RNA sequence: GGCUGGGUCCUGUGCGGCGGGGGCCUGUGAACCGGGUCAGGACCGGAAGGUAGCAGCCCUAAGCGGUUACUCUCGGGUGCCACGGGGGAACCUGGUCUGA
Numbered sequence: 001g002g003c004u005g006g007g008u009c010c011u012g013u014g015c016g017g018c019g020g021g022g023g024c025c026u027g028u029g030a031a032c033c034g035g036g037u038c039a040g041g042a043c044c045g046g047a048a049g050g051u052a053g054c055a056g057c058c059c060u061a062a063g064c065g066g067u068u069a070c071u072c073u074c075g076g077g078u079g080c081c082a083c084g085g086g087g088g089a090a091c092c093u094g095g096u097c098u099g100a
Stems, first nucleotide, its partner, number of pairs: 001097008009086006015079002018075006025066004034059004042051003
């Protein structure tokens, strides 16, 4: 000096990690305009019994809190991670050939 492989560069996918928002779980949560059960009382009935139904209690919706783990989704100047594509200007590095 030639040939060639790889890296630094760009990009795609995947994986991990970080952060956000949901789901699951849980607490609270309806004077009446949710549900169930409805004491007392009210109404209907000759009676038996029935009807509606306040308070209370229970369950729950929207909402408001909590949340290790699990799950879905979103995001990046995340990672000296993996694979692929691009590029061949410069630098680094490996192999090989040749010359001094």